The part of an RNA shown here (large-subunit ribosomal RNA, domain I) has 501 nucleotides and comes from Acidihalobacter sp. The RNAcentral record of the full RNA draws on ENA.
Context: one part of a larger RNA
RNA sequence: CGCAUAUGGUGGAUGCCUAGGCGGUAGGAGGCGAUGAAGGACGUAGUAGCCUGCGAUAAGCCUCGGGGAGUCGGCAAACAGACUUUGAUCCGGGGAUUUCCGAAUGGGGAAACCCAACCAUCAUAAGAUGGUUAUCGCUUACUGAAUACAUAGGUAAGCGAGGCGAACCUGGGGAAUUGAAACAUCUAAGUACCCAGAGGAAAAGAAAUCAACCGAGAUUCCGUUAGUAGCGGCGAGCGAACGCGGACUAGCCCUUAAGCAGUUUUCGUCUUAGUGGAACAUUCUGGAAAGUUUGGCCAUAGUGGGUGAUAGCCCCGUACACGAAAAGGCGUUUUCUGUGAAAUCGAGUAGGGCGGGACACGUGAAAUCCUGUCUGAACAUGGGGGGACCAUCCUCCAAGGCUAAAUACUCCCUACCGACCGAUAGUGAACCAGUACCGUGAGGGAAAGGCGAAAAGAACCCCGGAGAGGGGAGUGAAAUAGAACCUGAAACCGUAUGCGU
Numbered sequence: 001c002g003c004a005u006a007u008g009g010u011g012g013a014u015g016c017c018u019a020g021g022c023g024g025u026a027g028g029a030g031g032c033g034a035u036g037a038a039g040g041a042c043g044u045a046g047u048a049g050c051c052u053g054c055g056a057u058a059a060g061c062c063u064c065g066g067g068g069a070g071u072c073g074g075c076a077a078a079c080a081g082a083c084u085u086u087g088a089u090c091c092g093g094g095g096a097u098u099u100c101c102g103a104a105u106g107g108g109g110a111a112a113c114c115c116a117a118c119c120a121u122c123a124u125a126a127g128a129u130g131g132u133u134a135u136c137g138c139u140u141a142c143u144g145a146a147u148a149c150a151u152a153g154g155u156a157a158g159c160g161a162g163g164c165g166a167a168c169c170u171g172g173g174g175a176a177u178u179g180a181a182a183c184a185u186c187u188a189a190g191u192a193c194c195c196a197g198a199g200g201a202a203a204a205g206a207a208a209u210c211a212a213c214c215g216a217g218a219u220u221c222c223g224u225u226a227g228u229a230g231c232g233g234c235g236a237g238c239g240a241a242c243g244c245g246g247a248c249u250a251g252c253c254c255u256u257a258a259g260c261a262g263u264u265u266u267c268g269u270c271u272u273a274g275u276g277g278a279a280c281a282u283u284c285u286g287g288a289a290a291g292u293u294u295g296g297c298c299a300u301a302g303u304g305g306g307u308g309a310u311a312g313c314c315c316c317g318u319a320c321a322c323g324a325a326a327a328g329g330c331g332u333u334u335u336c337u338g339u340g341a342a343a344u345c346g347a348g349u350a351g352g353g354c355g356g357g358a359c360a361c362g363u364g365a366a367a368u369c370c371u372g373u374c375u376g377a378a379c380a381u382g383g384g385g386g387g388a389c390c391a392u393c394c395u396c397c398a399a400g401g402c403u404a405a406a407u408a409c410u411c412c413c414u415a416c417c418g419a420c421c422g423a424u425a426g427u428g429a430a431c432c433a434g435u436a437c438c439g440u441g442a443g444g445g446a447a448a449g450g451c452g453a454a455a456a457g458a459a460c461c462c463c464g465g466a467g468a469g470g471g472g473a474g475u476g477a478a479a480u481a482g483a484a485c486c487u488g489a490a491a492c493c494g495u496a497u498g499c500g501u
Base pairs, nucleotide, nucleotide: 001500002499003498004497005496006495007494008493009492015486016450017449020421021420022418023417024416025415026414027413028412029410030409031164032163039101040100041099042055043054044053046079049075050074051073061095062094063093064092065091066090070083071082072081106115107114108113116133117132118131119130120129121128122127135161136160137159138158139157140156141155142154143153168199169197170196171195172194173193179186183233209216210215220247221246222245223244224243230238231237251402252401253400254346259339260338261337262336267331268330269329270328271327272326274322275321276320280295281294284291296313297312298302304316305315306314351375352374353373354372355371356370357369358368361387382397383396384395385394386393437444438443457485460472461471462470463469
């Protein structure tokens, strides 16, 4: 040095576990905000820090209910001091307080800071306390120029708005990568993105619609028609409708009503705390029984979880049955108020020319819809449409308005489910994570779970630096479970023995 066996160190794979995730089902909720939000800063306990809660009334105050024995949140034990059957802690409803920043709104500002004015009250020597003072829009009143009436402007009061929020929705704007095997029409795509606005849904909506000589009868959504008819450098690609089958159904108004919203009231129901809730003992093994054995019991309850191993009958629960002083949702009944409310059956409209856009349809034979510009009718004896256009025929009545349901989505709440993951997985985040750290910034962005049933977390002794670490002793079923703690693979490094060189 090699091989073999044994035994260690290192390391943290694997197995098992789950406190966290992921996906869904059903129901709810679908907003919060000048009565100051979302989100923060700073404080706040007898205590140094962080988290949670709260706000100078500061881990809390008042009140109404529930509940019934201990309690003073967590990391996190101890000490000190308190509260509590005159019902605490805790759970739920309502209320009070709620510093400063933040739409932030008295002015300013480098957010959490600086500096004011006016009014009221109290003090009067400074001052203290409370309130008001942003902008924009609407309404009303007062005032009021050039300029006589007026108007513009100014002032005040009242009401409203502003900001935030995951997706869904409507409207206004609107790419490029890419594909066409290059590229320009085209495509990607009216997508991404920006802006405005609204609601729990939004939008659309009661035919100037389709159809085809038969008829249907608002809108929306799904299936089909159908990758069909078509469009298309007829390339790449794009791509209907009629009809049929379903979901859901609801109609109305402009002489005013269907209604809708709010408010008051009656009853019912649900939500926000909760309550009752059946039935078991023994033997053996073991550290421990729920395992084994023997004999029972309950079941409208043998979903699930816990308990020292696998428990229907030990515990929490579960089936089932009940429950609200207060607040809220829904339905019903009742009172009152508001809205509907624009305009007077739709004229600078329909139609036409030019230029664009939307329609599956790229200007094409291109109907239909919208309109920047120029024009411009008829008036029910009328007008529009039926895919150039004309006739016949059929059908409808534009240029005013409202409308539930079927549909889309899930930041969030409750219950439940999973041939979903199980710590390099599953959210980036099971752990004090959008943290540490990186970046001027926009932004990027980790690693990190497990002693034991119970801390019973090793008194005392010894070596040692009053160490680190270890050896005894003790606890424990186990300490090669000792906190660098379940299991403990491999690489890598030793020790002992044997053999070989």